[in-house]
RNA sequence: UGAAGAGUUUGAUCAUGGCUCAGAUUGAACGCUGGCGGCAUGCUUUACACAUGCAAGUCGAACGGCAGCGAGAGAGAAGCUUGCUUCUCUUGUCGGCGAGUGGCGAACGGGUGAGUAAUACAUCGGAACGUACCCUGUAGUGGGGGAUAACUACUCGAAAGAGUAGCUAAUACCGCAUACAACCUGAGGGUAAAAGUGGGGGACCGCAAGGCCUCACGCUAUAGGAGCGGCCGAUGGAAGAUUAGCUAGUUGGUAGGGUAAAGGCCUACCAAGGCGACGAUCUUUAGCGGGUCUGAGAGGACGAUCCGCCACACUGGGACUGAGACACGGCCCAGACUCCUACGGGAGGCAGCAGUGGGGAAUUUUGGACAAUGGGCGAAAGCCUGAUCCAGCAAUGCCGCGUGAGUGAAGAAGGCCUUCGGGUUGUAAAGCUCUUUUGUUUGGGAAGAAAUCCUAAAGGCUAAUAUCCUUUGGGGAUGACGGCACCAAAAGAAUAAGCACCGGCUAACUACGUGCCAGCAGCCGCGGUAAUACGUAGGGUGCAAGCGUUAAUCGGAAUUACUGGGCGUAAAGCGUGCGCAGGCGGUUUUGUAAGACAGGUGUGAAAUCCCCGAGCUCAACUUGGGAACUGCACUUGUGACUGCAAGACUAGAGUGUGUCAGAGGGAGGUAGAAUUCCACGUGUAGCAGUGAAAUGCGUAGAGAUGUGGAGGAAUACCGGUGGCGAAGGCGGCCUCCUGGGAUAACACUGACGCUCAUGUACGAAAGCGUGGGGAGCAAACAGGAUUAGAUACCCUGGUAGUCCACGCCCUAAACGAUGUCAACUGGUUGUUGGGUCUUCAUUGACUUAGUAACGAAGCUAACGCGUGAAGUUGACCGCCUGGGGAGUACGGUCGCAAGAUUAAAACUCAAAUGAAUUGACGGGGACCCGCACAAGCGGUGGAUGAUGUGGAUUAAUUCGAUGCAACGCGAAAAACCUUACCUACCCUUGACAUGUAGCGAACUUUCCAGAGAUGGAUUGGUGCCUUCGGGAACGCUAACACAGGUGCUGCAUGGCUGUCGUCAGCUCGUGUCGUGAGAUGUUGGGUUAAGUCCCGCAACGAGCGCAACCCUUGUCAUUAGUUGCCAUCAUUAAGUUGGGCACUCUAAUGAGACUGCCGGUGACAAACCGGAGGAAGGUGGGGAUGACGUCAAGUCCUCAUGGCCCUUAUGGGUAGGGCUUCACACGUCAUACAAUGGUCGGUACAGAGGGUUGCCAAGCCGCGAGGUGGAGCCAAUCCCAGAAAACCGAUCGUAGUCCGGAUUGCACUCUGCAACUCGAGUGCAUGAAGUCGGAAUCGCUAGUAAUCGCGGAUCAGAAUGUCGCGGUGAAUACGUUCCCGGGUCUUGUACACACCGCCCGUCAAACCAUGGGAGUGGGUCUCACCAGAAGUAGUUAGCCUAACCGCAAGGAGGGCGAUUACCACGGUGGGAUUCAUGACUGGGGUUAAGUCGUAACAAGGUAGCCGUAUCGGAAGGUGCGGCUGGAUCACCUCCUUU
Repeated sequence: UGAAGAGUUUGAUCAUGGCUCAGAUUGAACGCUGGCGGCAUGCUUUACACAUGCAAGUCGAACGGCAGCGAGAGAGAAGCUUGCUUCUCUUGUCGGCGAGUGGCGAACGGGUGAGUAAUACAUCGGAACGUACCCUGUAGUGGGGGAUAACUACUCGAAAGAGUAGCUAAUACCGCAUACAACCUGAGGGUAAAAGUGGGGGACCGCAAGGCCUCACGCUAUAGGAGCGGCCGAUGGAAGAUUAGCUAGUUGGUAGGGUAAAGGCCUACCAAGGCGACGAUCUUUAGCGGGUCUGAGAGGACGAUCCGCCACACUGGGACUGAGACACGGCCCAGACUCCUACGGGAGGCAGCAGUGGGGAAUUUUGGACAAUGGGCGAAAGCCUGAUCCAGCAAUGCCGCGUGAGUGAAGAAGGCCUUCGGGUUGUAAAGCUCUUUUGUUUGGGAAGAAAUCCUAAAGGCUAAUAUCCUUUGGGGAUGACGGCACCAAAAGAAUAAGCACCGGCUAACUACGUGCCAGCAGCCGCGGUAAUACGUAGGGUGCAAGCGUUAAUCGGAAUUACUGGGCGUAAAGCGUGCGCAGGCGGUUUUGUAAGACAGGUGUGAAAUCCCCGAGCUCAACUUGGGAACUGCACUUGUGACUGCAAGACUAGAGUGUGUCAGAGGGAGGUAGAAUUCCACGUGUAGCAGUGAAAUGCGUAGAGAUGUGGAGGAAUACCGGUGGCGAAGGCGGCCUCCUGGGAUAACACUGACGCUCAUGUACGAAAGCGUGGGGAGCAAACAGGAUUAGAUACCCUGGUAGUCCACGCCCUAAACGAUGUCAACUGGUUGUUGGGUCUUCAUUGACUUAGUAACGAAGCUAACGCGUGAAGUUGACCGCCUGGGGAGUACGGUCGCAAGAUUAAAACUCAAAUGAAUUGACGGGGACCCGCACAAGCGGUGGAUGAUGUGGAUUAAUUCGAUGCAACGCGAAAAACCUUACCUACCCUUGACAUGUAGCGAACUUUCCAGAGAUGGAUUGGUGCCUUCGGGAACGCUAACACAGGUGCUGCAUGGCUGUCGUCAGCUCGUGUCGUGAGAUGUUGGGUUAAGUCCCGCAACGAGCGCAACCCUUGUCAUUAGUUGCCAUCAUUAAGUUGGGCACUCUAAUGAGACUGCCGGUGACAAACCGGAGGAAGGUGGGGAUGACGUCAAGUCCUCAUGGCCCUUAUGGGUAGGGCUUCACACGUCAUACAAUGGUCGGUACAGAGGGUUGCCAAGCCGCGAGGUGGAGCCAAUCCCAGAAAACCGAUCGUAGUCCGGAUUGCACUCUGCAACUCGAGUGCAUGAAGUCGGAAUCGCUAGUAAUCGCGGAUCAGAAUGUCGCGGUGAAUACGUUCCCGGGUCUUGUACACACCGCCCGUCAAACCAUGGGAGUGGGUCUCACCAGAAGUAGUUAGCCUAACCGCAAGGAGGGCGAUUACCACGGUGGGAUUCAUGACUGGGGUUAAGUCGUAACAAGGUAGCCGUAUCGGAAGGUGCGGCUGGAUCACCUCCUUU
């Protein structure tokens, strides 16, 4: 016995910090649903208005009476059964009783929470009081009187009601007597009372009534008690200071009055007090408590039901009666409202119970009964009781029960999903076997009931066996609920399940529909065609007669932090000192006992909570006992600690004395340098200024230079992370005045101290006022530039100002972003001031006060701080509580103003923020690389053409590719085909695949129609295997499953590819460091093409990349020698042939190169430089090879594929057309512009390929393309195949040419079914632009560029493209400042979709809340005045008057009326405050794609920011002073390590 967290800021992290969720709860409401019972609860809103009924009466044992009812008696009448019935009259005789007199009650019970922040409540105390009924005592209860209701008569009034006259009673009223006790007193004395009624009765008296006695009840006086009530005090519990002063009966006293009682409660007089930062006054809100909800607790929120207290009763005021009221169902007055009315006047008060209307999200029956409990009256019976007990309505809550149980696999059907196999719903259902709670019907059936009453006995009172009282025994009556609970029986699974949720938090997933739509959403967020997030379905999860939602409270929230938080940078230390109040306070002694601690006593109502029991079948619920109520008060004790009082001390603090340093402050004086100006001299053309210029100054002589003068301001060097000061701040020198500090040794005072709300003083710069001053600088302003603009940056001028005096202002990034004081806790180094000791010394050691740097422990979110703390503690003050709105509005205070200070809310967002991390980025830095620049060579951009693209056009111009990284790209080749597009004509199981059935071999010939597809007709053929059934292949037909789709989605995908980039990077394991993201390794010093290698190092290793391994090329060797080769020997026209394989070559295997060797440099390394040798030298050249990843890069039209879509069409076939268009724009190329050339002639040298649907020789024909021809070749053999540039000659002579070849005409060739749209080529003719190309831009570092030709693929034909091949064959690279791209390290960052980022302000639009506002309309409060109802008190000259006094007159007393005082409503005027509204207006907030700029974040392109002034469309600019929360470079100083 009790404590849980999660989501959300970021690329990620830690922190800060808000928002949100899970829990519990409710007098609830709403949505869907709903079987039963028990126990509770039920107008939270309009203290809004109320129809109707009821809610307070009772007593005849107080009284007179008798209207009504019943009974009796008497009289009369009628009927007759002659003693009965009926009727009439009389009679209060009896039971009783309307109305009345009188008594008691009505002040309780019931309701509500408007008011009230204290006349209230709670707790604890107190003294100056009252008390009907009740209890206990004491003493009495004698004797008289006068009235008055009712009633009668009359009158008025509509009514309500009233009046006059007359009669009458009392327990109504009034004297008298008495007075134990009571009260007053001058202590002698004085004052004041009462009522009877009923029951019973022996003796005695009386005509009777009765007296008398007795009992009971009552009455009077008084004492005490109980309970109840009134009063006073202390303590406690709301908010606001944008409420700071309030108060005249106010505070106190004296006297008097008044009250039940103390008291300014009231009055007179006197005094001037009283309250207040420990929060008065004012404003707002609110009934208070026990308790309820929540919470681990401390707390927080609330104050329904039940209990206690208070207040109120239509609103306001007032008293009367009474024991008690200033009175819910009483009275009077005023007001509002409603009703009646004969208009004259009256009546009313549901915040009692029901109920109605209204308001509202919302809250019940106009029920039964007094049977019980309780209350009033009564002697009692009894009556009354909307208190209460019950019932009704409502799932409003809590609790309990049920809606069935067992068995049941063919895992049924159906549904849903599916990978098509199945899975799931699901033992679920059905079926079979049972049970009967609940419900229905029937029957039975407790307890709540015992008193009062009657009766018997005993006791008491008494004369008494009457009566009455008490106790005990017996008896009978009494039940609203109630057809109750409970029990039994009957039939029968029969009567009974929903709601929310299923993305994460948070338990529970799939399908379809939808397509940023519809919608969801508590927060984060879902939805733009595959949504577990919307809607529906299936399934599931959670609760269950309920379930969800909304609202609200606490919790979680340590998110107001007492328990239990913070303030260097996240929000947060006042700009700084002094200092009153307050808080805290050194050592010691004694006392005290306020605090504190311990014990005791009283109290802390009951209920509630908790524990143990008990009763309803259990539970909820009810109930007995206990504990608890953490509190308050009183009392006793203790004396450590705090306080208080007294005394002492010296360690804190201070004073004195000596010494010392200092830009500490104020005043006065003075010095030199410099700028500017003035004057004069010399002197001549520029000066000044800038990135470059211009404005400006200057020939009227500037600038320069010399001399002299004037004036103001500031004080170079020294000068220093040096000094002083509280901070701001302070700087030449001298004088005067003055504050503080340090140090040394002693002396003195004796806690005198620390901190400090309010207060007060000081307080940079800017600014303000008055008066001076004004050299330089310089907001504003002007001009010149820059620019798209430039209200800026730059330049030339320039005014306030800057300076002085006096007075204001009072703010700064007033910063160490770090309050002051004190104590404690390792060190090192520098420096300033003082001191001690020491040394030859200016040396060393120590100490103290400052001021810096680094660092132990510790702290910190980290950064960092670290004896000068941000460490460990104590004291006091200030401040913070999400971002924005906003340090703003309003109000107050201050100010001349500018403005300062104090300081909100509505509304809005789910973040805002700090530190650090990884990236990315920078008009940051360092280093390095690259045809990146530079140095070169050649191009493109201009022309014509080719080709691709855009655009336009079109029936169609199919589609895709779009910065680098699309554009001679997919396409290694569109006349048809291709072909996907268009038009027209056709087909529908299809051109293609598989399955079923049937027929037929397959296949093939010919003809007709048609543009063809196709349709019709027709000929030949009848094969293979066989178990003889049939089968295989193929074709045709039929129906259905299906085919088919270059249709969509490359942003659903696989695969493939491009790109950064052949850049040198990208990672991992273990370890270590860090709370963590992460870091380390991978950084550093060298080096490299390279994360290549070496060294160092909390790292040690490893992987993918680099390199190498592979191919090719360059050298050699070996092997092999045909189709290749030919040195030697023969031979030929010819390696043609013999021969040979040495050489070349071919193609297989090897060798070779490794910084291996030498020298130098380097760190004894890696490596670099140079050299030797070598065919080749430092990866030899080239290729293939492309890390982790980036770009939602490209491709669904190569292929594959999910989903969607089409299915007589988006599929398939055919013909024709189109993809080939053409004002134009761009890319890539070709050819040129010529003489390093063109043309003509001659002549030489390759490599690599291809070839049977092919390459095609020789020969012949043609000017030629080509034709013919057919040898050879399936290729080291034959062919394509003449290489071209080059070289040798000739010619042209700088021209639109003998350059250039476009275009066009004619004529041809070839391919092909077919060259019209739309092929290539040839010949002749034609002969355009173009004379080297603007801005700009591309490629290339060596066998490269440039230039020259050759071949292949595709292909019937059709390259200027593309892929290869060789020939000829350069120039240049100083170098890395700059441009571009990349890499590494570092730095800043407000970026992370990552600079194509982020982001600021005006303007325009919509919406929202809010401030000001001429005012307007309400509420509240207050002051002054008027007014004055009812009432009370005082006065009273008018009127009236039974009791008493008096013989009487009259008096006492009383009443009415009048009047005075107080006072409610009301009125007038002023003020304060608050709410609403208001033309217009101010800023603020929010809102995917508006306008203008680009202020900030990087050095953000002028570093930014703070304060202030000024200017400007706007962000903002500029001036002055300040800050670093500024990058970079350099220097200085200091520190650390060695």
Predicted 3D model of a 1538-nucleotide RNA (small-subunit ribosomal RNA) from Puribacter membranae. Lineage of the source: Bacteria > Pseudomonadati > Burkholderiales > Burkholderiaceae > Puribacter. Rfam family: Bacterial small subunit ribosomal RNA.